[in-house]
RNA sequence: AGAGUUUGAUCCUGGCUCAGGAUGAACGCUGGUGACAUGCUUAACACAUGCAAUUUGGACGGGAAGUGGUGUUUCCAGUGGCGGACGGGUGAGUAAUGCGUAAGAAACUGCCCUUAGGAGGGGAACAACAACUGGAAAUGACUGUUAAUACCGCAUAGGCUAAGGAGCAAAAGGAGGAAUCCACCCAAGGAGGGGCUCACGUUCGAUUAGUUAGUUGGUGAGGCAAUGGCUUACCAAGGAGACGAUCAGUAGCUGGUCUGAGAGGAUGAUCAACCACACUGGGACUGAGACACGACCCAGACUCCUACGAGAGGCAGCAGUGGGGAAUUUUCUACAAUGGGUGAAAGCCUAAUGGAGCAAUGUCGUGUGAAGGUAGAAGGCCCACGGGUCAUGAACUUCUUUUCUUGAAGAAGAAGCAAUGACAGUAUCUGAGGAAUAAGCAUCGACUAACUUUGUGCCAGCAGCUGCGAUAAGACAGAGGAUGCAAGCAUUAUCCAGAAUGAUUGGGCAUAAAGCGUCUGUAGGUGGAUUUUCAAGUCCGUUGUCAAAUCCCAGGGCUCAACCCUAGACAGGCGGUGGAAACUACAAGGCUGGAGUACGAUAGGGGCAGAGGGAAUUUCUGAUGGAGCGGUGAAAUGCGUUGAGAUUGGAAAGAACACCAACAACGAAAGCACUAUGUUGGGCCGACACUGGCACUGAGAGACAAAAUCUAGGGGAGAAAAUGGGAUUAGAUACCCUAGUAGUCCUAGCCAUAAACAAUGGAUACUAAGUGUUGUGUGUAUCGACCCGCAUAAUUUUGUAGCUAACGCAUUAAGUAUCUCGCCUGGAGAGUACGUUCGCAAGAAUGAAACUCAAACAAAUUGACGGGGGCCCGCACAAGCGGUGGAGCAUAUGGUUAAAUUUGAUGCAAAGCGAAGAACCUUACCAAGGCUUGACAUGCCAUGAAUCCUCCCAAAAGGGAGGAGUGCCUUCGGGAACACAGACACAGGUUGUGCAUGGAUGUCAUCAACUCAUGUUGUAAGGUGUUGGGUUAAAUCGCACAGCAAGCACAACCCUCCUGUUUAGUUGCCAGCAUUGAGUUUGGAACCCUGAACAGAUUGUCGGUGAUAAGUCAAAGGAAGGUGAGGAUGAUGUCAAGUCAUCAUGCCACUUACGCCCUGGGUGACACACUUGCUACAAUGACCAGGACAAAGGGUUGUGACCCUGCAAGGGAAAAUUAACCUCAAAAACUCGGCCUUAGUUCGGAUUGCAGGCUGCAACUUGCCUGCAUGAAGAAAAAAUCGCUAGUAAUCAUCGGUCAACCAUACGACGGUGAAUCCGUUCCCAGGCCUUGUACACAAUGCUCGUCACACUAUGGGAGUUGGCCAUGCCCCAAUUCGUUUUCUUAACUGCAAGGAGGGGGAUGUCGAAGGCUGGGCUAGUGAAUGGAGUGAAGUCAUAACAAGGUAGUUGUAUUGGAAGGUGUGGCUU
Repeated sequence: AGAGUUUGAUCCUGGCUCAGGAUGAACGCUGGUGACAUGCUUAACACAUGCAAUUUGGACGGGAAGUGGUGUUUCCAGUGGCGGACGGGUGAGUAAUGCGUAAGAAACUGCCCUUAGGAGGGGAACAACAACUGGAAAUGACUGUUAAUACCGCAUAGGCUAAGGAGCAAAAGGAGGAAUCCACCCAAGGAGGGGCUCACGUUCGAUUAGUUAGUUGGUGAGGCAAUGGCUUACCAAGGAGACGAUCAGUAGCUGGUCUGAGAGGAUGAUCAACCACACUGGGACUGAGACACGACCCAGACUCCUACGAGAGGCAGCAGUGGGGAAUUUUCUACAAUGGGUGAAAGCCUAAUGGAGCAAUGUCGUGUGAAGGUAGAAGGCCCACGGGUCAUGAACUUCUUUUCUUGAAGAAGAAGCAAUGACAGUAUCUGAGGAAUAAGCAUCGACUAACUUUGUGCCAGCAGCUGCGAUAAGACAGAGGAUGCAAGCAUUAUCCAGAAUGAUUGGGCAUAAAGCGUCUGUAGGUGGAUUUUCAAGUCCGUUGUCAAAUCCCAGGGCUCAACCCUAGACAGGCGGUGGAAACUACAAGGCUGGAGUACGAUAGGGGCAGAGGGAAUUUCUGAUGGAGCGGUGAAAUGCGUUGAGAUUGGAAAGAACACCAACAACGAAAGCACUAUGUUGGGCCGACACUGGCACUGAGAGACAAAAUCUAGGGGAGAAAAUGGGAUUAGAUACCCUAGUAGUCCUAGCCAUAAACAAUGGAUACUAAGUGUUGUGUGUAUCGACCCGCAUAAUUUUGUAGCUAACGCAUUAAGUAUCUCGCCUGGAGAGUACGUUCGCAAGAAUGAAACUCAAACAAAUUGACGGGGGCCCGCACAAGCGGUGGAGCAUAUGGUUAAAUUUGAUGCAAAGCGAAGAACCUUACCAAGGCUUGACAUGCCAUGAAUCCUCCCAAAAGGGAGGAGUGCCUUCGGGAACACAGACACAGGUUGUGCAUGGAUGUCAUCAACUCAUGUUGUAAGGUGUUGGGUUAAAUCGCACAGCAAGCACAACCCUCCUGUUUAGUUGCCAGCAUUGAGUUUGGAACCCUGAACAGAUUGUCGGUGAUAAGUCAAAGGAAGGUGAGGAUGAUGUCAAGUCAUCAUGCCACUUACGCCCUGGGUGACACACUUGCUACAAUGACCAGGACAAAGGGUUGUGACCCUGCAAGGGAAAAUUAACCUCAAAAACUCGGCCUUAGUUCGGAUUGCAGGCUGCAACUUGCCUGCAUGAAGAAAAAAUCGCUAGUAAUCAUCGGUCAACCAUACGACGGUGAAUCCGUUCCCAGGCCUUGUACACAAUGCUCGUCACACUAUGGGAGUUGGCCAUGCCCCAAUUCGUUUUCUUAACUGCAAGGAGGGGGAUGUCGAAGGCUGGGCUAGUGAAUGGAGUGAAGUCAUAACAAGGUAGUUGUAUUGGAAGGUGUGGCUU
């Protein structure tokens, strides 16, 4: 310090997630030891048992124990004193009666310290005790006796007061032989402690905005230690509040702790300070101090005891129990230390505290051995089978002993002479023994260090995010290995950081979330230039304080460390005090630049009011006229012979104002347009008179505010939601048409919203230029106006710097700065629900949460796509010719059938395709019969030459028997080849996966495209080059150009054909000369032809055109002319295209079978559907009989002439030929002659019968051919669709391969005859380039919206219902304080007495907790039926949006419809 995740890729915005640290933690696995810490975060739930506050006999009377006695000693109930207000616990309550910081005045203080003084003289009781008595108990009642440092008067000091006097009002002794000590009373001061007041700080909600009645103040009185409405009577009506009162939620606060670079954020265990509480609520008493944790009274709930009358209790003290919970310890020890209480002291008490126990809960330390040692051990795992790795290692050898076991010694902590140690026989130390007692956990796709194998097969499972798993998983599970940390390691939970993701430091708002619709203006914030004062802010110095601990730093102590000790430093805050005076503020004065006023001009659809005008439309009416009009893509509804439409005269009505008109004007915005008038607001310019900061912004508040809607009254021409009808359509609640109401208009009132947009708040200043437009002024010039220039205000556009994610903005900023307001913080839920305010309503404003997702979004890029655009091309269309689709047959496929009908191929790009040829074989399929090292290969061993022939059984494979035969080489050991038997390695497979692959192939497409280096450009993806304007068949070639070069395709080079030349003439040829039946032969080398080698064509020439280019058009010459024709040749890529059945091959599965052999069957089945063909339907023809002309090819397991024979297929016999020689071989269409005459025929030939032929081991399933006979459909083919541009289509025949042989309508090749048409690119299809839009990128078979149905989830309203909290009012009022009271009673004082003063009980009054009642507010749970929302696998209906999305979209509003939606009206362009 960053990383992962939105996309095909990029950049941005933005959320989610991770890596770090931490914890009073918990859970899982594991666990040697020590030190130091820590340990109910939940039920302030309930508690058994024990202990936690006593002490004092030197205050007092007494009792008891003990002793032989005296004296002494010890213990104790009770009275009295001090202490039980500390220490210890907890955090319920509390948002300020609290806490923190800093101040203050009106006041108290036991014990302690200092100082000054004092303690004289009297009195009366009550416990204990004794007797008696009530009660179960707790615990009392009555009578009598008694002491004090207990209680009460008197005197005196002293104190208070208005200074006059009067009133009130102290004391105690004890110990000692004594000195003396300890107590007591009063006063003053101190220290420490507590009470009170004030300022500032201290959580969240405005969907809590009004609150307060002793409330705010005053006077009198009371009360208190003290101020004070603290209390009360009276008077006044105040007090606090948008700087957030009140109300509601939550919460002890702080030092600190965790985290962070810091600012901050979170937190408030342990330790320390303060506060509050002590079963819940109320109350006082005592006291220096309490309204009191281990005290009291009352009420309530709960528990216990009971003799039912009555009583007892309070662990949020320490242990401990139950309960709750994921979860938190021993019913231990000692007062030795440090403290506390008491006492004169010894001492006693102390669950405070010191210690031990339990717990890896945390932090820190330490160990689990060290050195050597390779046959690189066994074993595991992997493997390319060679090896690698665990392994720098185990065994083994040597060594050490921290730890462990055991023995001896043994502390410090203890102070002041001695005594005194719980911990503890602990720490430590010193011997002995022996590597001995001691390693796990998580992870290994990326983030993130670490990889293989096996299993599994979208299953089981994993997962922090992204995501992994569907048969070859580094992501699941196991194993091996590796990595990380280590007595721990992972996980979970929570906090901070990362997160600049609430931004003070340190963010934003045109398009990503975000500028209020606009303006006026209150509070507030901010504010021109100058002089002076002041010192509030500000700055400097000094000072007090900010407890200790913590943090930091230095030193020291535990062996180190954690930990502890000592000292220092820091502490931004608050307060006091002294200064400075620049800036801000306050105050005072003057200034004119901001702002404003007056003056003079000026432009304008600025507003309001009434008045006037013409064009058009519709209606009514008159006339002319006579059949249609109207409307649409096409129609229909509609109007019209009762006279429409058209033309024309007249009248009426309402609404809107053509042209001018403009990126023009005006207005704050909404908005504003016929003309003139009246009235009125604002702007700008000029000149520079006046005021003198009067300013800017603006929370609340107010005003205005399109369209639509609403209320009331008018008005109503046109157009027009709703609605009716007609069309369209699968439907059409729409688009189109015909009608048509509200509303649109006016008046008065509501509403308050829009894409109210420049999606850009207002103000001020500054920062290059250029070009227009509007207003005003002015300069030069002119007679004048224009023109030209300058200044200023407004407005449009281009553009530099700068900014921006980019697009873009750019003096009218989205630049540079200041001031101020508003708003934003992932998507969806949702601008929804609830609450509140406004509204007649419709609705508006304010405005959440649960649940859910890992994205949603902005800009730009490359593609793809568009019922977007432009350009171009192709037998793509068009123009033609001939077909297919209809018939019969052939063939392939699907389907069906079957034991099997083997299998692959399935739009174009499968289907006469693999198959250039299934009777057996082929053959992969089925049935039956057989074989198991195998039909085939290699290796080992044994035997035998190999090999050939015959017979028997069997369907064959196979089995059995007999015979012939003894080979070749040799170093004599043997070897090579072959056959057979055996065992094991292995063979084998047309088994699976073409979605694991190689190879070769198809397709887009013979389309012109596809890339790269360098440069340049952009943040980047990318762009440029490759674009533009010409041209071409072509990214073909020029020109232009931030590009310049290059590559693969194109073209050319290659083959065939077309012309010529040279050369060569056999088997080919024959002009002339001979010759024959015949180029048959002699001869010839001219011609044809054949083979070889050359030549020829390059837009070369002329002309036009083009840019003087590339090129193109026409012409000449030429056999051929612009690629001469055809072929071969197929870029980068696309389709997970096809092929594991050509071949090769990984992996999986088979191995007496999924291998191999054999016989027979099947691949040839047949209601049907489709593909490709053949033959036809006839006269441009069929048939019969004559006659003519090719090319190319095949042939010895072959082609086979001539001849004989058969109607023919064929048969017989046989020459030639390894081929320019012989042969297949007849070419056919064509031509000549004849016949047929439009007929299902002399067309057509299917089907069937009979008789034959050929091949072959074999023709039944299942071959081909021949003859005779039979003679089906079919008369030119619907929708639709295919091929072809010249020697092409069409038509005619020929040949070949495959095969042992037979089968050709298929395939491939060959020649003969030989057309028509192309205006052209609007349309269909396919393709290329440029551009545009996009919400698509699996890329249009895309994406996506809404209802309905089903399931689940959370949630709103809801008749109600059940709780909780709060305050108010009333009733009843416990205890208590404070009053009242002759109702009862009374030791001290007084009085001779009666009595009095004072006290107590009772009664009573006020306040008063709990309780009860009525209404209310807030809040939580639940609720029949119900509303929408979200999420779900492949449901239903449509197709609204994204492309011009097929009616541009969207928006406010109204209306309407199953649903998306449609329509009206106004607005916006995204």
Description:
A computed fold for a 1470-nucleotide RNA from Picea sitchensis, annotated as small-subunit ribosomal RNA. The prediction has a mean pLDDT of 84. NCBI's taxonomy places the organism under Eukaryota, Embryophyta, Pinopsida, Pinales, Picea. The sequence is in RNAcentral, with records from SILVA.